[in-house]
């Protein structure tokens, strides 16, 4: 250098059921109160429509996200931030801003659970991020036993 492997509620994707999301958005019928462009349909022009708002009734959903097996790749598995240019989506046209995915480089994290904080969410599921003590695997020290210390996965074991 190549291979093959461990860590365990172990990680990640994919389509199905299922509950959630919600009796909500959203459409209709009725009423109430404004208003006729200086309003509302998107952050700004234009262009086009008419509506903002309260209430009773009748229909009435998605998309993220969650559970259960299935199945696929796997063991920096993956996540997270930060740069970059490029594509591509988001409204009728176009300009900004913002999101979202995709592809390089860097940095950061062994690994799951639990608790607190913050953040995204409809939500107390649940994802991320940060702290904290235990837990587990691994490597080196160190111990008579009994342990104790400490370090990171660009590590660790096994053959070649």
């Nucleotide at each position: 250098g190549a291979u093959a492997g461990a860590g365990g509620u172990g990680c990640g994707g994919u389509a199905u059921u299922c509950a959630u999301c919600a009796g909500u958005a959203u459409u209709c019928c009725g009423g109430g109160a404004c208003a006729a462009a200086u309003g509302g349909c998107a952050g700004g022009a234009c262009a086009g429509c008419c509506g903002c708002u309260c209430u009773g009734g009748a229909a009435g959903a998605a998309a993220g996200g969650g559970a259960a097996g299935a199945u696929c790749g796997c063991c920096g598995a993956a996540g997270a931030g930060u740069u970059a240019u490029a594509u591509u989506c988001c409204g009728g046209u176009c300009c900004g801003u913002g999101g979202a995915a995709u592809u390089a480089g860097c940095u950061c994290u062994g690994g799951g659970a639990c608790g607190c904080a913050g953040u995204a969410g409809a939500a107390u599921a649940u994802g991320c991020u940060g702290c904290g003590g235990a837990c587990u695997g691994u490597c080196a020290c160190u111990g008579a036993c009994a342990u104790g210390u400490g370090g990171a996965g660009c590590g660790c074991u096994a053959u070649c």
A computed fold for a 160-nucleotide RNA from uncultured Robinsoniella sp., annotated as Lysine riboswitch aptamer. Its mean pLDDT, the model's own confidence on a scale to 100, is 77. Of the family's consensus pairs, 93% are formed in the model. The source organism's lineage runs through Bacteria, Bacillati, Clostridia, Lachnospiraceae and Robinsoniella. The sequence is in RNAcentral, with records from MGnify.